[in-house]
RNA sequence: UGCAAGUCGAACGGCAGCACGAUGUGUACUUGUACAUAUUGGUGGCGAGUGGCGGACGGGUGCGUAACGCGUGGGUAUCUACCUUGGGGUGGGGAAUAACCGCUGGAAACGGCGGCUAAUACCGCAUACGCCCGAGAGAUCAGGGGAUCUUCGGACCUUGCGCUAUUGGAGAAGCCUGCGUCCGAUUAGCUUGUUGGUGGGGUAAAAGCCUACCAAGGCGAUGAUCGGUAGCUGGUCUGAGAGGAUGAUCAGCCACACUGGGACUGAGACACGGCCCAGACUCCUACGGGAGGCAGCAGUGGGGAAUAUUGGACAAUGGGGGCAACCCUGAUCCAGCAAUGCCGCGUGUGUGAAGAAGGCCUUAGGGUUGUAAAGCACUUUAGGCUAGGAAGAAGGUAUGUAGUUUAAGAGAUGAAACACUUGACGGUACUAGCAGAAUAAGCACCGGCUAACUCUGUGCCAGCAGCCGCGGUAAUACAGAGGGUGCAAGCGUUAAUCGGAAUUACUGGGCGUAAAGGGCGCGUAGGCGGAUAUUUAAGUUAGAUGUGAAAUCCCUGGGCUUAACCUAGGAACUGCAUUUAAAACUGGGUAUCUAGAGUAUUGUAGAGGGUAGUGGAAUUCAGGGUGUAGCGGUGAAAUGCGUAGAUAUCGGAAGGAACACCAGUGGCGAAGGCGGCUUCCUGGACUGAUACUGACACUGAGGCGCGAAAGCGUGGGGAGCAAACAGGAUUAGAUACCCUGGUAGUCCACGCCGUAAACGAUGAGAACUAGAUGUUAGAAUCCUUGAGGGUUUAGUGGCGCAGCUAACGCGAUAAGUUGACCGCCUGGGGAGUACGGCCGCAAGGCUAAAACUCAAAGGAAUUGACGGGGGCCCGCACAAGCGGUGGAGCAUGUGGUUUAAUUCGAUGCAACGCGAAGAACCUUACCUACCCUUGACAUCCUAGGAAUUUCUCAGAGAUGAGAGAGUGCCUUCGGGAACCUAGUGACAGGUGCUGCAUGGCUGUCGUCAGCUCGUGUCGUGAGAUGUUGGGUUAAGUCCCGUAACGAGCGCAACCCUUGUCCUUAUUUGCCAGCACGUAAUGGUGGGAACUUUAAGGAGACUGCCGGUGAUAAACCGGAGGAAGGUGGGGACGAUGUCAAGUCAUCAUGGCCUUUAUGGGUAGGGCUACACACGUGCUACAAUGGGGCGUACAGAGGGAAGCCAACCCGCGAGGGGGAGCCGAUCCCUUAAAGCGUCUCUUAGUCCGGAUUGGAGUCUGCAACUCGACUCCAUGAAGUCGGAAUCGCUAGUAAUCGCGAAUCAGAAUGUCGCGGUGAAUACGUUCCCGGGCCUUGUACACACCGCCCGUCACACCAUGGGAGUGGGUUGCACCAGAAGUGGUUAGUCUAACCUUCGGGAG
Repeated sequence: UGCAAGUCGAACGGCAGCACGAUGUGUACUUGUACAUAUUGGUGGCGAGUGGCGGACGGGUGCGUAACGCGUGGGUAUCUACCUUGGGGUGGGGAAUAACCGCUGGAAACGGCGGCUAAUACCGCAUACGCCCGAGAGAUCAGGGGAUCUUCGGACCUUGCGCUAUUGGAGAAGCCUGCGUCCGAUUAGCUUGUUGGUGGGGUAAAAGCCUACCAAGGCGAUGAUCGGUAGCUGGUCUGAGAGGAUGAUCAGCCACACUGGGACUGAGACACGGCCCAGACUCCUACGGGAGGCAGCAGUGGGGAAUAUUGGACAAUGGGGGCAACCCUGAUCCAGCAAUGCCGCGUGUGUGAAGAAGGCCUUAGGGUUGUAAAGCACUUUAGGCUAGGAAGAAGGUAUGUAGUUUAAGAGAUGAAACACUUGACGGUACUAGCAGAAUAAGCACCGGCUAACUCUGUGCCAGCAGCCGCGGUAAUACAGAGGGUGCAAGCGUUAAUCGGAAUUACUGGGCGUAAAGGGCGCGUAGGCGGAUAUUUAAGUUAGAUGUGAAAUCCCUGGGCUUAACCUAGGAACUGCAUUUAAAACUGGGUAUCUAGAGUAUUGUAGAGGGUAGUGGAAUUCAGGGUGUAGCGGUGAAAUGCGUAGAUAUCGGAAGGAACACCAGUGGCGAAGGCGGCUUCCUGGACUGAUACUGACACUGAGGCGCGAAAGCGUGGGGAGCAAACAGGAUUAGAUACCCUGGUAGUCCACGCCGUAAACGAUGAGAACUAGAUGUUAGAAUCCUUGAGGGUUUAGUGGCGCAGCUAACGCGAUAAGUUGACCGCCUGGGGAGUACGGCCGCAAGGCUAAAACUCAAAGGAAUUGACGGGGGCCCGCACAAGCGGUGGAGCAUGUGGUUUAAUUCGAUGCAACGCGAAGAACCUUACCUACCCUUGACAUCCUAGGAAUUUCUCAGAGAUGAGAGAGUGCCUUCGGGAACCUAGUGACAGGUGCUGCAUGGCUGUCGUCAGCUCGUGUCGUGAGAUGUUGGGUUAAGUCCCGUAACGAGCGCAACCCUUGUCCUUAUUUGCCAGCACGUAAUGGUGGGAACUUUAAGGAGACUGCCGGUGAUAAACCGGAGGAAGGUGGGGACGAUGUCAAGUCAUCAUGGCCUUUAUGGGUAGGGCUACACACGUGCUACAAUGGGGCGUACAGAGGGAAGCCAACCCGCGAGGGGGAGCCGAUCCCUUAAAGCGUCUCUUAGUCCGGAUUGGAGUCUGCAACUCGACUCCAUGAAGUCGGAAUCGCUAGUAAUCGCGAAUCAGAAUGUCGCGGUGAAUACGUUCCCGGGCCUUGUACACACCGCCCGUCACACCAUGGGAGUGGGUUGCACCAGAAGUGGUUAGUCUAACCUUCGGGAG
């Protein structure tokens, strides 16, 4: 902005507009036609108006409502237009008024005055109805008509529609009522028209609906009142069901119509598209006033994550009006938009291996995408083009037949028949033809739950995430790709509901320790309740009847090609009501019983309670005596007390509190609790036998009472003890633990408080269900009379079967099996807190949340680890000893610092004389400078050249330039092999990174005695057992026991070496006997005895004896023996731990580099030096230094080697050259030792650093930067703080010797022998380890875990001087419209009239 409620001319007066006609006039012109104009309601019709019916239906929305609103079942004191049924009536009058006309106000909306007029509008009368009073009906219109009458309009008759009063019906409505219908008690009391009665009023109708009076009731713990939220139902979603959630579409009911109030009209409204008033808002205005209400259909704006066209048609179905035609209908039927949902269909089908290309992966072979594609052969649904083409239509109109009505073949009505005609959707559904695979696949996911895996990128970044959790350089988890999986015209996300969730448990859970038993009793309401008989029929059961709307769901059919969908019938709607019957059980009534419960009675035990008295021990204080220097207290002390006489001790006195022994998993009590003795008052329990009552019982929401300690109030009391407080200690501190004091309090009386781990963490009561054992209080009984036996009741303990329990455990005193009652629980924290309420003097108690936050919190048990837990045991672990380090100088390594570089690694034990068994160059990885780029090195290709080698020049050299020498080997004559040079690209190269990607190797716990498995058994399980226990061992070594029996890796043994003997062998070693020889020597012959060498054997096994022990294992002692209990030493290292160490030995994944992070050369550096640490050497001296003389090893090495004799040098060394490839020669004099001399306690005849000079050797080369020698120099240091290391016997200590590496360069390392001790009571302690056990909130395992304050940021919540707003209760002021009443006044046609007036 448009539409959504109008219609009727067959109610009426009429006639604005349209059409037709009639009449008059004019024009074209020819009668007549056409046109124009005027008049005329005459006709069809009809704007506006009067009147009737309808606008109370249909359509929308869910604000309000917790209610008789809805659902269901009943009831009646009622009303009902249109429809229908029956029988009546429809007579006769009257007065107005709109429209219209005239005048007039206003901008408009809208009026005002005067005049005319009609009705199915309005008003009397008659009649009807009505018990009476009173009130009180009516209306005509249309069609037709024979006779009669007529004022010619009609009357009259008839048909039809109306109208009126009435009897019923149908359908609709009103009212009442039983039952059902959300959450909150941190809402417990509400109510005055409130509850009832009487009179009156009022309504269509019952009723406090209203009113006057009277009475004082009514509702509420079965939840009133109040607050919050919400339309209710059929149904829908979910669920096995019971339930839970929900109330879109469709259907029934209700409520609402801008907000609030109100009535009018009407059959019906307090009325969505009516009226009045108030308010907010919007619009118009001439500023004076007016208009409006989409929660109708479309549409717009706004809000929002989000929801459609300002469409077509009344063709169908239905509604309103009309006699009807017909009109109206955003109801409805259709179309449009949206994959929003459900259903169906398509996007092709078959064949096709060269397993194409491309992509991706790859172990480089191949695999996969994949018959997928291409190719070949087919099909044509849907879409496109062409053509045909329904059903949905019943009716309506005209002609009007039979029939009906009627006095009437007037008229009306009217089956049948015939004709014409009605489709928005829509040329739609459907059908046929044509062409061609042609036009048609996406989304999510791929770590587990959960179907589906690889590559690349990224590197705790970017990101993912439903939960667990991924990502820190090899991510199936991020992103991309390939591949795969699942759905599919959809897929995924988000939000929501139910399920799973037995996680609110009615079906169907729990409360000892996980959340959960009230602190305990008495008892009200309630719940529940013993036996028998009878009755009743409320519960219960069965049948019948009514109802349980339709749709939906389900079953069986039918219709669209199928399905979704539509449709018919059935079943169902588990409910409610009425009725008939049954009588077992529960309930009610009646009668009876004694088994539950109680009363009386006999006895018994007791720290049961209250009251008054009384006793002794002890502490303290005061006084007196004796007495003297300390007492007291502690881990040790001090404060404190004491010469003013303490502590100690003795006699007597005061005062308060508590009651040793008895005393006991003993007793009593409901619990809290109760302890000297006596008195009085008093509660309960138990026991035996009888008698009585006759279900009186049990539990117990609220309620009432009791209730440890502490605390509070008033008044006493106060010895000891003792919060607070003070002092002393301890300590880093010590507002604590310990000590010295000490006040409230503890005690009494009265009154509060009302809580505790008030615990058996186990509510009270009843019944049932194996045992054996201890104890308390009784009873009767039996005998053998006892410290006796069996039986039984009531308590109180420890075990234990069945059963239960998550396990631990419980187990007749249940946590077992049952039934009844109460209380309590529903993840952790926030929090037993805040707010509110109640209680309290206060402290505080009771009741009791939420926001927010976490993904856990918790129980029981298991295995480890740990403990300033326990038990047992071991180790140079401590102790007992010996010698060191830490102090000095030097050597060496590390840190730090420095530097161009001081290459890198190793970092508690388990890095630091470590990698490095040896850095001047090299090594070398570092730095600087100069060079090379297929490279110093490997493979392949091409071209040239043999290879190789000499010399000169430049340069620091690498390298560059030049000059010569040299032509080899094989050959099938093509060439080939090795080598060199140049070129090309694949590639080489990297001591670059990651030991937290790895292999291998190694360290360490630890040479500690452990670590496991199979089968069996136990446990729900993790796991346990075995492997623990008693002994024993170096040992999980062995024995015994044993639900375990066996086995494996470790231990031990087997191996090497050393110690004794034997056999064999006999040179280079040996030499007893024999012989020779020398100054002397195995020097020689010879020997094989001895030693040695190196092969093989023997030997030692707790074998023997005694003792101990379980008669075992074993241990102790002894004999014999070279050796005795693994003889000594070595190699050998279980499962595992430390992300231990090493990418720089080597190997290797990934990453990085490629004229450099690779390669070459020269020089430098790794050797620096305020400092710190580790490991060593040498010392500080007399057990020594120095000089001289002199004795005795072992094990090694030697050819670019070891090097003898001899000569030279002070010496390092040089010369020399014999021997030796080694039991032959050399290194090679071992040193400490022994003998003797000297030094005499000092910075020395100790000590040797440092420095100067002179040399030697190695080596291209000793400057940076070697070792050694000689002369000279002669530092620190006089035995080392705290602390700390090694060692148990041929060991420590001490002494020298050798080797590897190596040109040279050991105080280091690895070996060798010489001399050669001390000590071990023992296991309390330190460290480390093993086994058993215990606690645990630890499991990255105590280097764990974890608490609180504070600081900063953020989130949520509470308090807060207050402030603003909302809602609500009560009281009051003002008060619109309206309805009712009343008073006063004004105006007024019908009717009456006595004509004045009255009624109205």

Predicted 3D model of a 1400-nucleotide RNA (small-subunit ribosomal RNA) from an uncultured prokaryote. The sequence is in RNAcentral, with records from ENA.